[in-house]
Predicted 3D model of a 1496-nucleotide RNA (small-subunit ribosomal RNA) from an uncultured prokaryote. The sequence is in RNAcentral, with records from ENA. Its mean pLDDT, the model's own confidence on a scale to 100, is 84.
RNA sequence: AGUUUGAUCAUGGCUCAGAUUGAACGCUGGCGGCAGGCCUAACACAUGCAAGUCGAGCGAGAAAGCACUUCGGAAACAAGUAGAGUGGCGGACGGGUGAGUAUCCCGUAGGAAUCUGCCUAGUAGUGGGGGACAACUUAGGGAAACUUAAGCUAAUACCGCAUACGCCCUACGGGGGAAAGCAGGGGAUCUUCGGACCUUGCGCUAUUAGAUGAGCCUGCGUCGGAUUAGCUAGUUGGUAGGUUAAAGGCCUACCAAGGCAACGAUCCGUAGCUGGUUUGAGAGGACGAUCAGCCACACUGGGACUGAGACACGGCCCAGACUCCUACGGGAGGCAGCAGUGGGGAAUAUUGGACAAUGGGCGCAAGCCUGAUCCAGCAAUACCGCGUGUGUGAAGAAGGCCUUAGGGUUGUAAAGCACUUUCAGUAGGGGGAACAGGAUGAGAUUAAUACUCUCGUCCACUGACGUUACCUACAGAAGAAGCACCGGCUAACUCCGUGCCAGCAGCCGCGGUAAUACGGAGGGUGCAAGCGUUAAUCGGAAUUACUGGGCGUAAAGCGUACGCAGGCGGUUGAAUAAGUUGGAUGUGAAAGCCCCGGGCUUAACCUGGGAACUGCAUACAAUACUGUUCAACUAGAGUGCAGCAGAGGAAGGUGGAAUUCCAGGUGUAGCGGUGAAAUGCGUAGAUAUCUGGAGGAACAUCAGUGGCGAAGGCGACCUUCUGGGCUGACACUGACGCUCAUGUACGAAAGCGCGGGGAGCAAACAGGAUUAUAUACCCUGGUAGUCCACGCCGUAAACGAUGUCAACUCUAACUGUUGGGCGGGUUUCCGCUUAGUGGUUCAGCUAACGCAAUAAGUUGACCGCGUGGGGAGUACGGCCGCAAGGCUAAAACUCAAAUGAAUUGACGGGGGCCCGCACAAGCGGUGGAGCAUGUGGUUUAAUUCGAUGCAACGCGAAGAACCUUACCUACCCUUGACAUCCAGAGAAUCUGUUAGAGAUAGUAGAGUGCCUUCGGGAAUUCUGUGACAGGUGCUGCAUGGCUGUCGUCAGCUCGUGUCGUGAGAUGUUGGGUUAAGUCCCGCAACGAGCGCAACCCUUAUCCUUAGUUGCCAGCACGUUAUGGUGGGAACUCUAGAGAGACUGCCGGGGAUAACUCGGAGGAAGGUGGGGAUGACGUCAAGUCAUCAUGGCCCUUAUGGGCUGGGCUACACACGUGCUACAAUGGUCGGUACAGAGGGCUGCAAACUCGCGAGAGUAAGCUAAUCUCAGAAAGCCGAUCCUAGUCCGGAUUGGCAGGCUGCAACUCGCCUGCAUGAAGCCGGAGUUGCUAGUAACCGCAGGUCAGCCAUACUGCGGUGAAUACGUUCCCGGGCCUUGUACACACCGCCCGUCACGUCAUGGGAGUUGGUAACACCUGAAGUCGGUGACCUAACCGCAAGGGAGGAGCUGCCUAGGGUGGGGCCGAUGACUGGGACGAAGUCGUAACAAGGUAACC
Repeated sequence: AGUUUGAUCAUGGCUCAGAUUGAACGCUGGCGGCAGGCCUAACACAUGCAAGUCGAGCGAGAAAGCACUUCGGAAACAAGUAGAGUGGCGGACGGGUGAGUAUCCCGUAGGAAUCUGCCUAGUAGUGGGGGACAACUUAGGGAAACUUAAGCUAAUACCGCAUACGCCCUACGGGGGAAAGCAGGGGAUCUUCGGACCUUGCGCUAUUAGAUGAGCCUGCGUCGGAUUAGCUAGUUGGUAGGUUAAAGGCCUACCAAGGCAACGAUCCGUAGCUGGUUUGAGAGGACGAUCAGCCACACUGGGACUGAGACACGGCCCAGACUCCUACGGGAGGCAGCAGUGGGGAAUAUUGGACAAUGGGCGCAAGCCUGAUCCAGCAAUACCGCGUGUGUGAAGAAGGCCUUAGGGUUGUAAAGCACUUUCAGUAGGGGGAACAGGAUGAGAUUAAUACUCUCGUCCACUGACGUUACCUACAGAAGAAGCACCGGCUAACUCCGUGCCAGCAGCCGCGGUAAUACGGAGGGUGCAAGCGUUAAUCGGAAUUACUGGGCGUAAAGCGUACGCAGGCGGUUGAAUAAGUUGGAUGUGAAAGCCCCGGGCUUAACCUGGGAACUGCAUACAAUACUGUUCAACUAGAGUGCAGCAGAGGAAGGUGGAAUUCCAGGUGUAGCGGUGAAAUGCGUAGAUAUCUGGAGGAACAUCAGUGGCGAAGGCGACCUUCUGGGCUGACACUGACGCUCAUGUACGAAAGCGCGGGGAGCAAACAGGAUUAUAUACCCUGGUAGUCCACGCCGUAAACGAUGUCAACUCUAACUGUUGGGCGGGUUUCCGCUUAGUGGUUCAGCUAACGCAAUAAGUUGACCGCGUGGGGAGUACGGCCGCAAGGCUAAAACUCAAAUGAAUUGACGGGGGCCCGCACAAGCGGUGGAGCAUGUGGUUUAAUUCGAUGCAACGCGAAGAACCUUACCUACCCUUGACAUCCAGAGAAUCUGUUAGAGAUAGUAGAGUGCCUUCGGGAAUUCUGUGACAGGUGCUGCAUGGCUGUCGUCAGCUCGUGUCGUGAGAUGUUGGGUUAAGUCCCGCAACGAGCGCAACCCUUAUCCUUAGUUGCCAGCACGUUAUGGUGGGAACUCUAGAGAGACUGCCGGGGAUAACUCGGAGGAAGGUGGGGAUGACGUCAAGUCAUCAUGGCCCUUAUGGGCUGGGCUACACACGUGCUACAAUGGUCGGUACAGAGGGCUGCAAACUCGCGAGAGUAAGCUAAUCUCAGAAAGCCGAUCCUAGUCCGGAUUGGCAGGCUGCAACUCGCCUGCAUGAAGCCGGAGUUGCUAGUAACCGCAGGUCAGCCAUACUGCGGUGAAUACGUUCCCGGGCCUUGUACACACCGCCCGUCACGUCAUGGGAGUUGGUAACACCUGAAGUCGGUGACCUAACCGCAAGGGAGGAGCUGCCUAGGGUGGGGCCGAUGACUGGGACGAAGUCGUAACAAGGUAACC
């Protein structure tokens, strides 16, 4: 930083960006430097090498070859060489590995009871003898390895003797114990000529000291698990002895009973430890490759020998496993040395060179050995450096990609031109070398000019690496760039393909036809000889919080108290100096990190110096605080005295009211119960009522956010016993205190055991209801239980979801109440104080809600608890319990959330207020009939398509016979019926005629236009070519536009300010009022916008202006009659402009408001009536078939033409209508009054004909003129007389006509005649309407040739009833409340069952591992014992002794066996729950009062 939400804050997990690695994998790959390279099987190993050396310790001693030869051989050289033996030193170093080990192993700081080869320094010696054994020779055994016997021999091998400064032992008298020579040189002297002797060097012996190395002991530090709580018998200590180099139970005997452990013993698991490495700001965390120190191990286990040093990697013995050889008798071996092989594994190199350097072993030395080491090889494994060119170069080339088609981008990039040559390549030069050796000079040593050593000079010689680093020269841009990513986090965007497919993904999440998220491409971004991925560690993560967090509601306070250990602790003084503080000393290895320098051209790397190593130890000093000790104090705590209140506890007793039951009386038909009922009780007498009795349980009123108690809890009254609290004033003790792991006690209800008791209530159970079901809610019954005594259980939402204690009053106030005390006043009251118990509210705190002197504020002390959700408070184990169960308490697996508080909405079978033909009150319909029309369904070749709750269904369609027409059938056309461009030709056009159903095809004619600069042009037709046309094909879920709906509902917002961490709130809420967010008042709001209203149209009144086609009062003319005419301009009317209505006036109410009620006036009164007008938005609402349009699809067809058919079908269902069922009526006759419209392809008068539809003819009218045009209901008469009718008119046509039209068969309307169906007012239900409204009545218009119109849109005529009211139904508005909803209740969501997958528990068992125990057996080996046996050195009186050896034996013991148990793992028929999975089944438990409040 991303991710929970509609949004917010918080909590909280998951994930990412960083650094790192002994890495691996994928793609790619130029050079060099430097470093590292089996993390796995401490698995098994072929082959070679890795430890030898010394002839100056000793004896012995070849051969090849060369030279000689008489070829038989002898003998010189080789050669005192090789090889072997004996002896010395070294094989305990160096090198490898990390199995074991939780340990004095390691780290650090100390210690005392030790040893130490070679080395250094010192002291004293180094005399004289003896006997063997290898080698060798001979003879055997054996396949081999090897071995036996006899004989010879040397030594620096072995053994005595002598000597003993120092050394060791001691009883202090004494006693004991060494040695070895070798090499060089030499003047005297001696000589058996070997030498002696002297000397130098190297050795040897004894001893002292040092240095080095090693052993031992101690303090402190050193992983996880308590679901490991007790462990221990040489165990702990002592004494004595033994053992060891050395202290020590290290070992043995005896004695005692100790020792360790909650500050974690024992057991289990894991692990070499450290310097350091890595990360981190640090504190910490993780790790322990390379390098360095220590340890352990060497096939596995045991054992000792030798030695200065080992219990020994390349030594020995034994046992075991494995491998190899074998003549089957027996033998051999140990790469965790360097290479290498197999195996394992994601994975880790050459069977290389050299001792040139550094170092080691041996040697006097030369030297030899050295897979230590130095180098090289392999692999981009890490780090570092360099290069793959540089400059210029716009026609912004070509190509690619994109495009709005203009261009943009790749891109100065390339090409071209001019340069350079690092690296790689070729050629030449080239440091690393100094020792040692030889010669020589000086010094030391010595008797010495020998020898030897040290320091100079000279000489020649030594390089694995190496075809080296480095330097120089040569040629040519020549040989050298990839990988990942591009939705957000996170730098970087477009096109195509795909279509919840294929795939991606670290988290969130992409993909269902326009994917910046998949795949490809272009472009871009990042890093670069690398780049990505995976794994791992730290970081971010304050997400274990020491630094540095929490616990009212998010996870988290034990149910409560007491209390041991532990932690913490009042005031004063003194002492001490453990903690603490200071400087000092020692140590804290080197390397590394850091700083300053130096060396490689730089860097990595190497190197010098410093700092640091935060630690430990020692001694010194300081003494404030803490500790300890001593002495004191009284403020904490406690005791005594006197009072006070109280449902505090336990036991015993007593009381009245009520329920029930029993007995008796009175009394009669019901009682009881519910939403309504029924079960039940009752004529065998209930209920009701009266009297008496029995029995059990609980204690009304008082009673109170009153009291008491630690909590649970405690309620009638009396008595006894008893705990705690409070108050007052004094006295006493003198810190005696607080908290508290483990522990102990108490602990509601339910439950359990034993014995009682049992009135009422009441799980289980039964019956009745309810219901789709009803194992429930409701009702009638009813058993455990509830009660008592004793004993268990030990849990609750045991809650204030809030641990206990402390603070002179820690920190503002106000107001109640309970107990006590003091003061004042005094009948009540007031003030102060203290201990409780409530409410409100500052500061402060809190994520917010809220808490707020009873803190969740500010501090201190101690305890408990939590670390994402689920799995799970579950499994296993342990402890407790009679059981039920409780306490303790995981993991696998799974999800990316789960959660808290608050916000805005939406919703509620929540609440309040209000409105609406919403209900109610009325009037008329619909639902029943027939028909019309639309829809569904069905049918069909097609019955074209769309619309589908309200808000589809007389809707698109304001009018389907053809056309329309989109559908079907058949037949045709293919640049097309239509548009633009190109080429060519021709006027266009019109009229016949033939074939055909027509489209179309053929044929015959008529016809040659307009403009002109004479080139041609415009328009138009035909032919041809291709670009293209065309599509009522798909997607209304890609869209525009338009429309419906909530709803003409009163709402929806903004700016600034203020409040809130924030989402947001405020305003817009509140009190009134309104049709209205309409207005008034109030108010942290003040204003504003879209809506409301008004402005607009129309209608109702009046005035005015104007008077034709309208009008006609008065004047005049005329007619049978008519404004017909003159005229008039009054009226009506027409159509312009005005007026008028505003709660303006009066009164009541109201708040002196808004407003409301009533009244006056007025044509009209509180919006006068009607219309137009539809806020922000909702429904992915409707429409791609009005139109437009993205994308996709078709292109001799999904396009175009045409014929006929279909859209009109018909068992059925629904919607909307018309006409009726009749007398408020039908029929007949007469008669009156409208408004608004239409009219030239038209309306058509009058007249004639026809019963009529209509026809004929024809005036007038482009309309206030003419016409459609007769209005109808009404009114006045007549008739019908309650009936399927003189109602009703469907249907039918055997009819007859009219009209339109090319054409009425499918399929038109109208007329006349005939026919005369259902239907007698309509079930459940449902709908419209509040006044000129409903109802009834007719008229007109659009579309239109005609018309299926009973539709739709308008117009007028006649003209009601009712509204108490807002409980209920529906819809809506505002406020409030709850919420687990936000796709918003058509929401969310729980459990069983069924299916699949996964992990896990139990499980008869089966199997493997492991450490112990008991017993048996027991190799090798040390130690002990040992009659007989054997033996060179010494003693010996020669018998033997001493001493030793083999053998036998005892203890211990590896391994093996047997046995019963423990722990851990694997597996197991079956079985338990859990998690996840797409739309499965059954119900609906929870969330709203979730429909029975929820929960423990």